[in-house]
RNA sequence: GCCCCUAUAGCUUAGUGGUAAAGCUACUGGCUCUUAACCAGUUGACGCGGGUUCGAUUCCUGCUGGGGGCA
Numbered sequence: 001g002c003c004c005c006u007a008u009a010g011c012u013u014a015g016u017g018g019u020a021a022a023g024c025u026a027c028u029g030g031c032u033c034u035u036a037a038c039c040a041g042u043u044g045a046c047g048c049g050g051g052u053u054c055g056a057u058u059c060c061u062g063c064u065g066g067g068g069g070c071a
Stems, first nucleotide, its partner, number of pairs: 001070007010024004018054001026042005047063005
């Protein structure tokens, strides 16, 4: 320098055009002599800019970050 993959919650992942889901974590309550475990609940996210579309996390494109390959 060229090519490919990837970016969703604090972390790990779902979600192939219409309502963003779960586990762990955190917080609150219950239980317990206390802690842990367990039970119930709560908070919290689509990398940035454009385009297509009635409608974009999703499709296209540029940038940025990460990973890989070739030289």
Molecule: transfer RNA
Organism: Candidatus Gribaldobacteria bacterium